Molecule: transfer RNA
Organism: Candidatus Falkowbacteria bacterium
RNA sequence: GGGCUUAUAGCUCAGCUGGCUAGAGCGCUGCAUUCGCAUUGCAGAGGUCCCGGGUUCGACUCCCGGUAAGUCCA
Numbered sequence: 001g002g003g004c005u006u007a008u009a010g011c012u013c014a015g016c017u018g019g020c021u022a023g024a025g026c027g028c029u030g031c032a033u034u035c036g037c038a039u040u041g042c043a044g045a046g047g048u049c050c051c052g053g054g055u056u057c058g059a060c061u062c063c064c065g066g067u068a069a070g071u072c073c074a
Base pairs, nucleotide, nucleotide: 001073002072003071004070005069006068007067010026011025012024013023019057028044029043030042031041032040050066051065052064053063054062
């Protein structure tokens, strides 16, 4: 220098073919349960969907450019 893959909640990830409010598990907060703790149950908070632009009535999703990480080739 070139090819490929990845980037979504604090962490690990899902999101298939563009469409209603962006989700799960763990974690966090509150409540219940207990003498107390743990466990369990219920409720809740938490998001610039890596960044910039484009297409579209509508973009996490498609297109272009960039950044970062991983991997392969040279």